[in-house]
RNA sequence: CGCCAAAUUCCUGGUACCUGGGAAGCGGGGGAACCAUAUUACGGGUGAAUUGAUCUCGCAACAGAGUGGUCAUAGGGGAACCUUCUACCGAAUCCUUAAGCUAACCUCGCAGGCAUUGGAAGGAG
Numbered sequence: 001c002g003c004c005a006a007a008u009u010c011c012u013g014g015u016a017c018c019u020g021g022g023a024a025g026c027g028g029g030g031g032a033a034c035c036a037u038a039u040u041a042c043g044g045g046u047g048a049a050u051u052g053a054u055c056u057c058g059c060a061a062c063a064g065a066g067u068g069g070u071c072a073u074a075g076g077g078g079a080a081c082c083u084u085c086u087a088c089c090g091a092a093u094c095c096u097u098a099a100g101c102u103a104a105c106c107u108c109g110c111a112g113g114c115a116u117u118g119g120a121a122g123g124a125g
Base pairs, nucleotide, nucleotide: 002114003113004112008024009023010022011021012020013018025110026109027108028107029106030105035100043095044094045093046092051072052071053070054069055068057066075089076088081123082122083121084120085119086118
């Protein structure tokens, strides 16, 4: 007694050590017309988590891609709100050859991780 995130509340069955069932709420995906678009795994999705430089590893050498690191960077959150500076983060993972937008409709998730307000100035109230 709050923070990130959609990830909360309630009802109910049973053989009560179950991926049990349901409702509301919040969120994601698929999916017409119209519009848009160019095909290729150098694909697509969730997410703030994109992009670049440089070092290292192995290859005879160069190049390319990859592994591991460093520095930056698009972007990102925080105790009522806005702006600026500064500090911090700038991951991970899923789909499987299919996918633009997208009404109706179909379908999936409700995890996990933190912390006593990171700091300062100005504004508004």